[in-house]
C1' cells in the first nucleotide's frame, strides 16, 4: 500500500434464517443475613449494539465509507 479479523454493560464474552422489551457470568449498590465479616439468597442500577449512512415495514445482525485494535502479504 493490499488482505482477513475484531469492537455489544465497569471486564470476560453470547446474540439462532434481520422480527417483538438487548442478555448471562464476574464485578457494582441496596436489603435480609452474621457479634462483625466470609458464604449464601433477595432487589435493583448499568447499553450511542466503534462512527457515519444506506436496504428494509423491521437492523446488534445485510450493504457502503470512515476509526482503532490484531494477524498475513509486499
Nucleotide at each position: 500500500g493490499g488482505g482477513c479479523g475484531u469492537a455489544u454493560a465497569g471486564c470476560u464474552c453470547a446474540g439462532u434464517u434481520g422480527g417483538c422489551u438487548a442478555g448471562a457470568g464476574c464485578g457494582c449498590u441496596g436489603c435480609c443475613g452474621u457479634c462483625a465479616c466470609a458464604u449464601g439468597g433477595c432487589a435493583g442500577a448499568a447499553g450511542u449494539c466503534a462512527c457515519a449512512g444506506g436496504u428494509u415495514c423491521g437492523a446488534g445482525u445485510c450493504c457502503u465509507g470512515u476509526u482503532a485494535c490484531g494477524c498475513c502479504c509486499a
This is a predicted structure of a 74-nucleotide RNA (transfer RNA) from a Phycisphaerales bacterium. It matches the Rfam family "tRNA". About the family: Transfer RNA (tRNA) molecules are approximately 80 nucleotides in length. Model confidence (mean pLDDT): 81 of 100. RNAcentral records the identical sequence in 2 taxa.